[in-house]
RNA sequence: AGCGGUCGCCCUCCGGGGAGUGUUCUCCGGGGGGAGGAAAGUCCGGACUCCAACGGGCGGCAUGCUCGCCAACGGCGAGGCGCGGCGACGCGACGGAAAGUGCAACAGAGAGCAGACCGCCGGGAUCCUCCGGGACUCCGGCAAGGGUGAAACGGUGCGGUAAGAGCGCACCGCCCGGGCGGCGACGUUCCGGGGCACGGCAAACCCCAUGCGGAGCAAGACCGAAUAGGGGAGCGCGACGCGGGCCGCCCGUCCCGCAUCCGGUGGUUCGCCGCCGGCGCGCUUCCGGGUAGGUUGCUGGAGGCCGGCGGCAACGCCGGCUCGAGAGGAAUGACCGCACCCGGCUCCGGCCGGGAACAGAAUCCGGCUUA
Repeated sequence: AGCGGUCGCCCUCCGGGGAGUGUUCUCCGGGGGGAGGAAAGUCCGGACUCCAACGGGCGGCAUGCUCGCCAACGGCGAGGCGCGGCGACGCGACGGAAAGUGCAACAGAGAGCAGACCGCCGGGAUCCUCCGGGACUCCGGCAAGGGUGAAACGGUGCGGUAAGAGCGCACCGCCCGGGCGGCGACGUUCCGGGGCACGGCAAACCCCAUGCGGAGCAAGACCGAAUAGGGGAGCGCGACGCGGGCCGCCCGUCCCGCAUCCGGUGGUUCGCCGCCGGCGCGCUUCCGGGUAGGUUGCUGGAGGCCGGCGGCAACGCCGGCUCGAGAGGAAUGACCGCACCCGGCUCCGGCCGGGAACAGAAUCCGGCUUA
C1' cells in the first nucleotide's frame, strides 16, 4: 500500500423539522474524523477493576554471566566469557558437578579414582638352532606405542630405566594464594606456592539465589421495566358458609360430605359474646433484590511530532506544537474511470482477460514471536 468521481455505513459538531410528560428517539442539510506494521498468536510484562488477604513453613511454577535502562518484564542497551567464521560479524537455559543420588547406547580389555586386547621388558620350564637367537608356555613388571570410543586420568623434549612412568628437569598448560586494573562479570605479560590433585551430563533428580494471591472490560459502576418471588403497614374474613345429589333452568325443602383455627383475659341467660396477640386467606398500598433493556467504564495516553541538552547505547530531562476510530451482533464498503503489474492477441494505434500482498480494531499500553 496509488489517484479521482458517484452512492452508501459508523462516530462527532452545527443548523432546522417531527414524535413523546420526560430521560430521549427520529428525519433533513452542512462541516470534521474513520484499521495495522503487524490490529494476528495470546507467549511474557504492566495500567485499570473486582474478590481474597495476620505472619511463617512445605509444595508448585518461572527466571538464572555482569552492569545499566524501564511503570514492569522472561524485553532492550552496553560489556565479560565460551563457541563458530580469514574477516565484517553471528550464536549461547551462560549459577552450582572438590553436598548427595543417578546416567553414559554402540564399540572397546577397561567408562571412573579404571584398564594388559595387541604390544614392550625381566625371570623360569620345554623344544628347535646356522649358537646371533627363535617358537611356545608360566610367573611378574610397564599406561610409552597401537587399537576402541563423544569421552581412556595434562602436552612436547631431554634425562632416567630391564622396559616404563611428573620418576627428575626445562618450556607450555593447569590449580591455589596475593598484588594490580575494572562498579562488576572478568582480565593479568606481575609475585609466590603446588608435580598435577579436581573427567562429562543439572533442557537428570537435586542444591543455591530471586520473583510470583486469584479472576479478568462478558472486569466493574449506575439507572431499571413487564411478569413471578421476598419484606413492611392498613383493612376485611375465619362463617344461618362452601361443595355435591333428583330433571334443562330457578327457588324452597330434604339427604350426604367438608369446614366452623390457636393462646391469653373479661362477661355470661352456659347457647355463646367482647377485647388483645398469633396464624392463615383475600384486597389496597409501600419498600427492596434480580432479569430484559439503557447509560457508563471508552479512549488525552508510560500519547504523537519537531528541536535542544546529557549518555557509547537502551533511555532520560527540558521547550514548543498537536489530538489522529470508538463500533458493539459489531461501521471502515460497492461501482466506474485513470495509472501500475502479469498473460494472450495484434494491422504496433491498441484490444481482451486476470491481479493488486499479509491481514484487519473490540479496555489501554510496553515487548516477543509469526505472516
Predicted 3D model of a 371-nucleotide RNA (Bacterial RNase P class A) from a soil metagenome. It matches the Rfam family "Bacterial RNase P class A". Its family is annotated with tRNA processing, dimeric ribonuclease P complex and ribonuclease P activity in the Gene Ontology. The model forms 92% of the base pairs in the Rfam consensus. The prediction has a mean pLDDT of 76. The sequence is in RNAcentral, with records from MGnify.